[in-house]
RNA sequence: AGCAGAUAAAGGCAUACCCAAUGAAAGUUGGGGACGCAAAGUUACCGGCCUACAGGCAUUGUGCCCAAGGCAGCGGAACUACCUCA
Repeated sequence: AGCAGAUAAAGGCAUACCCAAUGAAAGUUGGGGACGCAAAGUUACCGGCCUACAGGCAUUGUGCCCAAGGCAGCGGAACUACCUCA
């Protein structure tokens, strides 16, 4: 240095839920809060999943399709990173 990740040490992030804001929604942001996480750091490149304003089709009650929207705490991939037993 690389690989690896233990009943190690110092720390870190923050599920659900609640409040406020924002958005058509999915969701996101801030505060509280911790289920968990060795990359639960960053990136929508690939797959997957979520939503459907607008648009299209069919209807006249509405339904279906659709990503220019979103999910990095779904998986892969890329880049970066603390510590160190074996």